About this RNA
This is a predicted structure of a 509-nucleotide part of an RNA (small-subunit ribosomal RNA, 5' domain) from a bacterium.

[in-house]
Context: one part of a larger RNA
């Protein structure tokens, strides 16, 4: 000088892209944030003479592990790179092969009695199903033993031969299609080990006993003291263990010529965590924020018998604090759930409010104009000298504002109509479909009309006089001014800088 997720102070005209609880991981009223499928499934309901249609609580299936939010914990293979995995998994999606045979038993919903303020529950009957269980079939397949061969890195990989052992399926409609089942391979995403790297502290010197390693065993998708029982007495450490303090990490951000120092807001990646603290469950996957159970705070409802609750989602309240916004529109687009599709759901996202919070533009007029005008202010005061070409006055432009008219791009798909074609597909032509938004933009009307402050001015540091105070009052970043002529304080005049901003404090190079 430069820089901020800033604040206050005086002052503000507009547009455009970003950016907004850095404090209490404080407590949180209300509304929304995860649903979907009727082309698995049985039943009510509605409408209609009827065939049908359409709504749904309930069984089921996929999805609630995505997306979103936060930084509390972690000094650790958490992370960031490089290698390994011959120690592994992997729903949905691709690719290839085989196959999808055949029965049986229940339960919700339903009705039917009933407990309870509630929340929920309880006994009996009835029922389908892509729910849920038997046989078959499957020997290409999985596991386990024993052999050959090839290659490789102990265990192994491929191909083979022979024994034991075990394993599947599910249908639905609009009959073309969509699913279900093994098996093997890709694709994704993930598990897990190491090697290197990146805070302070020695006024922390020693530290540990499943702790070091062995063998059997158990578990885990898998390696492993990961758990276990027996053996051995080992490991780590001044190249700094252990033990305290501090912290999420990285890409990047700021600064500096670098080199380094600072940092870790928004954006992207990985981690952790979701009132605390534990624990499993389902599941292809669990830190399971908007699932369960358990035990504590804490709030709230009760009939006092007993229940509910979890904003570190979006907004919004309260506290706390120098200090941070709307209880907004829309699913029109992009992405994601389900679904054959229409299509439903998405506080993710897309927009719009609020705020000069910060970068960038742009304007607040332009050209002529000397009676060098009035007023101020100041001197060597009949007058000069300075605001100042500044004003008045002419001519003039129309940007932001304002009023009128016109008006978007962001749409492409999907459906449905309809052409060519190699006819579940590609590929054209029309219908439809915008929150934002009558928004940007254009074009026209009037009219200079609606829009400049802050900060300084002793030196450093651009930029000086006159009043007023009288070591007072007050100034101040440093040096230092102020005790009667103060260019340094307070006030005016002038003048600098810089401008929709100036300045002050933080904090970091």
């Nucleotide at each position: 000088g430069g820089a901020c997720g800033a604040a206050c102070g005086c002052u503000g005209g507009c547009g455009g892209c970003g950016u907004g609880c850095u404090u209490a991981a404080c407590a949180c009223a209300u509304g929304c944030a995860a649903g979907u499928c009727g082309a698995a499934c049985g039943a009510a309901g509605u409408a209609g003479c009827a065939a049908u249609a359409c709504u749904u609580a309930g069984u089921g299936g996929c999805g609630g592990a995505c997306g979103g939010g936060u930084g509390c914990g972690u000094a650790a293979c958490a992370c960031g790179u490089g290698a390994c995995u011959a120690a592994c998994u992997u729903g949905c999606c691709c690719c290839a092969c085989a196959c999808u045979g055949u029965g049986g038993a229940a339960u919700a919903a339903c009705g039917g009695a009933g407990g309870g303020a509630a929340a929920c529950u309880u006994c009996c009957g009835c029922u389908a199903a892509u729910a849920c269980c038997g046989c078959a079939u499957g020997u290409u397949g999985a596991g386990c033993g024993c052999g050959g061969a090839u290659g490789g890195c102990a265990u192994c990989a491929u191909c083979u031969g022979c024994g034991c052992u075990u394993g599947a399926a599910a249908g639905a409609u609009u009959u073309a299609u969509c699913g279900g089942u093994g098996u093997g391979g890709g694709a994704u995403a993930g598990g897990g080990u190491c090697g290197c790297g990146g805070c302070c502290u020695a006024u922390u010197a020693g530290c540990u006993u499943g702790u070091u390693g062995g063998u059997g065993g158990g578990g885990u998708a898998a390696u492993g003291g990961c758990c276990u029982a027996c053996c051995a007495a080992g490991g780590c450490g001044a190249c700094g263990a252990u033990g305290g303090g501090u912290a999420g990490c990285u890409g990047g951000u700021c600064u500096g010529a670098g080199a380094g120092g600072a940092u870790g807001a928004u954006c992207a990646g990985c981690c952790a965590c979701a009132c605390u603290g534990g624990g499993a469950c389902u599941g292809a996957g669990a830190u399971a924020c908007g699932g369960c159970c358990c035990a504590g705070a804490c709030u709230c409802c009760u009939a006092c018998g007993g229940g509910a609750g979890g904003c570190a989602g979006c907004a919004g309240u309260g506290a706390g604090g120098a200090a941070u916004a709307u209880u907004g529109c829309g699913c029109a687009a992009u992405g994601g759930a389900c679904g054959a599709a229409a299509g439903u759901c998405u506080g993710a996202c897309g927009c719009a409010g609020c705020a000069a919070c910060g970068c960038c533009g742009c304007g607040u007029g332009a050209a002529g104009g000397a009676u060098g005008a009035a007023g101020g202010u100041g001197c060597u005061c009949u007058g000069c000298a300075u605001u100042g070409u500044a004003a008045a006055c002419u001519u003039c432009u129309g940007u932001a504002g304002g009023g009128a008219g016109g008006g978007a791009a962001g749409a492409a798909c999907a459906a449905c109509c309809u052409g060519u074609u190699a006819u579940u597909g590609a590929u054209g032509g029309g219908u439809u479909u915008g929150a934002c938004g009558g928004u940007a933009c254009c074009u026209c009307c009037a009219a200079a009309g609606u829009a400049a402050g802050c900060a300084c001015c002793g030196g450093c540091u651009a930029a000086u006089u006159c009043c007023g105070u009288g070591c007072c009052a007050g100034c101040a970043g440093c040096c230092g001014c102020g005790g009667u002529a103060a260019u340094a304080c307070g006030g005016a005049a002038g003048g600098u800088g810089c401008a929709a901003g100036c300045g002050u404090u933080g904090u970091c190079c």
The prediction has a mean pLDDT of 82.